[in-house]
Context: one part of a larger RNA
RNA sequence: CGUGGAAACUUGAGGGUACGCUUCUCUAGUACGAGAGGACCGAGAAGCACGAACCUCUGGUGUACCAGUUGUUCUGCCAAGGGCAUUGCUGGGUAGCUACGUUCGGUGGGGAUAAGCGCUGAAAGCAUAUAAGCGCGAAGCUCCAUCCAAGAUUAGGUUUCAUAGACUCCAGGGAGACUACCUGGUUGAUAGGCGGCAGGUGUAAGGCCAGCAAUGGUUUCAGCCGAGCCGUACUAAUAAGUCAUUCUG
Repeated sequence: CGUGGAAACUUGAGGGUACGCUUCUCUAGUACGAGAGGACCGAGAAGCACGAACCUCUGGUGUACCAGUUGUUCUGCCAAGGGCAUUGCUGGGUAGCUACGUUCGGUGGGGAUAAGCGCUGAAAGCAUAUAAGCGCGAAGCUCCAUCCAAGAUUAGGUUUCAUAGACUCCAGGGAGACUACCUGGUUGAUAGGCGGCAGGUGUAAGGCCAGCAAUGGUUUCAGCCGAGCCGUACUAAUAAGUCAUUCUG
């Protein structure tokens, strides 16, 4: 830009992906074989690799969470704290993201075939799977699976609406380099704040008690807390503008 208005839901021409492998048990120490050895067919159970999704569990990360601790400096001093030293170092760790973690998947069937095996059958009174004709037969091909998909310019279909709808702008994230996409914009829980809960750390400061003191006990499963869940209009999504004018008329 097109698909001659818009929104939602779709069909599938045509493409992509997958359909992998091993071991063990039963059948059965059976068939076979002098023995040694040792099955087809069929049934079942594990596992490997690969792939997808996810974070309940096990772990990793988690430089805006909590605690401990060394040196130094600052807050006048004590105490309590802030800065710097790789996040100073150390021990843990929510959400998110992850694998080493969890769950699931490749089942089975149809069609046409390869090598191969056949039926009927002449040329050539026989024979011959082939010359006419008809079958069986692979982890391979193809369809059923799954993903993309109407620029499939043959541009499809259905439903609803038609002053419909879209955009700018703003609050944002499940999205993201930007854009796009998605949610929301007061008829509102979109983000922040606040409240509660979950979860993390592990018992704050101050006071009191014991001890000469270091320190310990008690108040105290405390105090603090990023992303999580539920709620609540307190703050900010105000206000406004642009395009669209065809069916109908």
The part of an RNA shown here (large-subunit ribosomal RNA, domain VI) has 249 nucleotides and comes from Parcubacteria group bacterium CG1_02_58_44.